[in-house]
Context: one part of a larger RNA
RNA sequence: CGUAGGAUAUCUGAGAGGAGCUGUCCUUAGUACGAGAGGACCGGGAUGGACGGACCGCUGGUGUAUCUGUUAGGAACCAAUCCUAUGGCAGAGUAGCCAAGUCCGGCAGGGAUAAACGCUGAAGGCAUCUAAGCGUGAAGCCCCCCUCAAGAUGAGAUAUCCCCAUGAAAGGUCAUGGUAAGACCCCUUGAAGAGUACGAGGUAGAUAGGCUUAAGGUGUAGGCACAGUAAUGUGUAGAGCUGAUAAGUACUAAUCGGUCGAGGG
Numbered sequence: 001c002g003u004a005g006g007a008u009a010u011c012u013g014a015g016a017g018g019a020g021c022u023g024u025c026c027u028u029a030g031u032a033c034g035a036g037a038g039g040a041c042c043g044g045g046a047u048g049g050a051c052g053g054a055c056c057g058c059u060g061g062u063g064u065a066u067c068u069g070u071u072a073g074g075a076a077c078c079a080a081u082c083c084u085a086u087g088g089c090a091g092a093g094u095a096g097c098c099a100a101g102u103c104c105g106g107c108a109g110g111g112a113u114a115a116a117c118g119c120u121g122a123a124g125g126c127a128u129c130u131a132a133g134c135g136u137g138a139a140g141c142c143c144c145c146c147u148c149a150a151g152a153u154g155a156g157a158u159a160u161c162c163c164c165a166u167g168a169a170a171g172g173u174c175a176u177g178g179u180a181a182g183a184c185c186c187c188u189u190g191a192a193g194a195g196u197a198c199g200a201g202g203u204a205g206a207u208a209g210g211c212u213u214a215a216g217g218u219g220u221a222g223g224c225a226c227a228g229u230a231a232u233g234u235g236u237a238g239a240g241c242u243g244a245u246a247a248g249u250a251c252u253a254a255u256c257g258g259u260c261g262a263g264g265g
Stems, first nucleotide, its partner, number of pairs: 001151001005162007015148004021049007033038001051105005059099004066092005071085005109143003116136004163265001164177005182260004186202005207253003210249005216242003223236005
């Protein structure tokens, strides 16, 4: 921009893409078959491999959030604390992301067929699956399953919302303006994201931050007291710090505003 008014939701599905794999074991059954050796079809069940999708409760990885220990130097010194040294090094580790972790998928079914196997059956009194006619039949084809999808210009459907003036002009239109429903700009932002888009919100508000409480992490802070010559230990005390998560709470910021947008089709 189009989709014969302007919108908001929810659909249909022309079409496109994905998937389609397979082993072993048990049973049927040591049955059918076979002199024996051996050894099934058909059917039923269990469990794997590779591949694919989703997720983070478990097992773990990372985790320059965080907590702790510790070396050297510096901040004049003790204590406390901070900075630099690959995060200085090391031990743990929430969220997030992830696999080596967990769950799920291929199943089953329908239709038309290939090779092949048939029924009826003439030409050609017989015979013949074929010439007319009618069947069976594959991991393959089309459905069924999953995803996208009306720019499918063949532009679809359903539900709901909205519907004025002025001027030109002359027999049905044209132009302009401010609006309606609605949308956007702008702002707070997200398990969404390169930007855009998408989603949640904008005071009639829990959208983000802060604060409070808590799950979780680390592992008993500082100070004081006591014991010890001291290093240090013990008590206060699962303490202090943290808390990407959860709940609550308008304390802070989403203020105030601006723009577009139909005219009864």

The prediction has a mean pLDDT of 90. The part of an RNA shown here (large-subunit ribosomal RNA, domain VI) has 265 nucleotides and comes from a Clostridiales bacterium. It matches the Rfam family "Bacterial large subunit ribosomal RNA". The sequence was found in a public genome assembly. The organism belongs to Eubacteriales, within Bacteria.